This is a predicted structure of a 72-nucleotide RNA (transfer RNA) from Schistocerca americana. Its Rfam family is "tRNA".
């Protein structure tokens, strides 16, 4: 110093050009003597940063940050 992967709710992770989700956690609500579980609901996101192609980008291209690895 170079190579590869990877960065998306709090947490694990889906989505690979056309309104950003899932499970889990949080909160309320049914059920219960009560709690837990079971159901229903509903909050929660500048999709790591800045730019680039495009009518249109989480995704394509380029830099930079950070993170795992391999080479030297």
């Nucleotide at each position: 110093g170079c190579c590869u992967u990877c960065u998306u709710a709090g947490c694990u992770c889906a989505g690979u050009g056309g309104u950003a989700g899932a499970g889990u956690a949080c909160u309320g609500g049914u059920c219960u003597c009560g709690u837990a579980a079971a159901c229903c609901a509903g909050g929660g996101g500048u999709c790591g940063u800045g730019a680039u192609u495009u009518c249109g980008a989480a995704c394509c291209u380029c830099a930079c940050a950070g993170a795992a690895g391999g080479c030297a």
The RNAcentral record of the sequence draws on Ensembl Metazoa.